Annotation
This is a predicted structure of a 514-nucleotide part of an RNA (small-subunit ribosomal RNA, 5' domain) from uncultured Desulfotomaculum sp. Its mean pLDDT, the model's own confidence on a scale to 100, is 87.
Context: one part of a larger RNA
RNA sequence: GGACGAACGCUGGCGGCGUGCCUAACACAUGCAAGUCGAGCGGAGCAGGCCGAAAAGCUUGCUUUUUGGUCUGCUUAGCGGCGGACGGGUGAGUAACGCGUGGAUAACCUGCCUGUAAGACCGGGAUAACACCGGGAAACUGGUGCUAAUACCGGAUACGCUUCCUUUCCCGCCUGGGAAGGGGAGGAAAGGGGAAACCCGCUUACAGAUGGGUCCGCGUCCCAUUAGCUAGUUGGUGGGGUAAUGGCCUACCAAGGCUACGAUGGGUAGCCGGCCUGAGAGGGUGGUCGGCCACACUGGGACUGAGACACGGCCCAGACUCCUACGGGAGGCAGCAGUGGGGAAUCUUCCGCAAUGGGCGAAAGCCUGACGGAGCAACGCCGCGUGAGCGAAGAAGGCCUUCGGGUCGUAAAGCUCUGUCUUAGGGGAAGAAAAACUGACGGUACCCUAAGAGGAAGCCCCGGCUAACUACGUGCCAGCAGCCGCGGUAAAACGUAGGGGGCUAGCGUUGUCC
Repeated sequence: GGACGAACGCUGGCGGCGUGCCUAACACAUGCAAGUCGAGCGGAGCAGGCCGAAAAGCUUGCUUUUUGGUCUGCUUAGCGGCGGACGGGUGAGUAACGCGUGGAUAACCUGCCUGUAAGACCGGGAUAACACCGGGAAACUGGUGCUAAUACCGGAUACGCUUCCUUUCCCGCCUGGGAAGGGGAGGAAAGGGGAAACCCGCUUACAGAUGGGUCCGCGUCCCAUUAGCUAGUUGGUGGGGUAAUGGCCUACCAAGGCUACGAUGGGUAGCCGGCCUGAGAGGGUGGUCGGCCACACUGGGACUGAGACACGGCCCAGACUCCUACGGGAGGCAGCAGUGGGGAAUCUUCCGCAAUGGGCGAAAGCCUGACGGAGCAACGCCGCGUGAGCGAAGAAGGCCUUCGGGUCGUAAAGCUCUGUCUUAGGGGAAGAAAAACUGACGGUACCCUAAGAGGAAGCCCCGGCUAACUACGUGCCAGCAGCCGCGGUAAAACGUAGGGGGCUAGCGUUGUCC
């Protein structure tokens, strides 16, 4: 000098764009943050239409009520499907194939999406909801009975698929890969909407796309005042397990494996794109944004599923908090806001799904604290303003003075203007895509009009480094100070004043990095 997620002191007009718990991965009141589909299914409720029955009223063919059947519309607890593995948060752990980079997979998976091919036949038994009866304070839960499905099960068919046997050919980086053919065995399915056309689905296989799993080369902090480490340890064989290789697991066999090119141990730490600094080399750093990883009260575990060992799922254990009728239950903000606490220190319990994106749905649409916005904070960067012109050999006043004057100083006053910002009034968007409808922001931005210089300047410094000097007060006191050092009676170094220098809605100080 530059930089900052900063803080502190003094000061503070406006706008735009960003940024905002670095500490206790401390504990959390309250609300919201993941639902959706009635075009998968049976019910239930409400409303209405039609048909029938009964009763009542009488104006004798209508009205009302009750009830049975059926149809339509709306709502939706349950069964079922898809989604809850995305999105959002945090950085605790991790020195590791975690990350970065380049490869390998002849060792793999991939819901939804795209293409191609073939198919969907015949049957069956349940169970929630519901009804009834019970247990419990509650959370919830037991029994009996009924019922549906795109829920579940059996059988059939299946070129292609899997597996076994087999024939031929092609290829290869070892295990092998691929193509064509024959035979045996095995394995599928679901319907819904519509008047119809048809549409949406379902099954199997191949291929693609996307997303992932696994493995390898290289790189990735400090301590040797850590020198030896290792028993599933290193390798083999058989078996198991996985989507898949593998000591991943297991039985047996062998005795190996790593290490001064730093093993093992300890400390610290999420990694990167980047960011800061620097002429560069390098050094420092990893907040916001983007990619990857890890975690979700602490520890462990699996279930479901295309995908999890699953933040707002389940089970067990633990700590903590809450409810309880003492028998037993409930909970997890490192989601958005917010509270307490810690701290030098870090925001609103706001508006909206209008846009973008996501989930579900045929769609209408519903949900979305993702997101779009607004609010708070000079926390940062950028822009603007606090007026402009004229105006005295120079008012008053302050300060200094050699008492002549000098200086503040064109500064003020005064005159002439301007209207950025501000204030008030009027108009008023783009963002909406699509002819119409649809905007949280927002009556915002922006435009026009009016008023009136009116409402808007501070902070640090002036001994040298270092730009800027005098007076008074003080008297090694009070105090200053980044270093050198000032102060003990004329202090340009302390305090005040006048003047001056610097920067400016900021200016200084502190901390950290180069």